The RNA shown here (transfer RNA) has 77 nucleotides and comes from an uncultured Opitutia bacterium.
Rfam family: tRNA. Its family is annotated with triplet codon-amino acid adaptor activity in the Gene Ontology. It is annotated as a transfer RNA.
RNA sequence: GCACCUGUAGCUCAACUGGAUAGAGCGCCAGACUACGAAUCUGGAGGUUCGGGGUUCGACUCCCUGCAGGUGCACCA
Numbered sequence: 001g002c003a004c005c006u007g008u009a010g011c012u013c014a015a016c017u018g019g020a021u022a023g024a025g026c027g028c029c030a031g032a033c034u035a036c037g038a039a040u041c042u043g044g045a046g047g048u049u050c051g052g053g054g055u056u057c058g059a060c061u062c063c064c065u066g067c068a069g070g071u072g073c074a075c076c077a
């Protein structure tokens, strides 16, 4: 340099192949329980879905481009 894959909550991952309010587990916060903790139970907060542009009535999902990471190939004495 070329091709392919990945990028969604603090972390790990969903979102039924475009359908409206983006969810789950863990973690965090509060409460219950307990002599106090842990565990358990209940509730809550937390998101520019990597950035920009486009298509569409409608985009996490499709297209273009950039960025970051990964894999393979090529180049390089």
Stems, first nucleotide, its partner, number of pairs: 001073007010026004019057001028044005050066005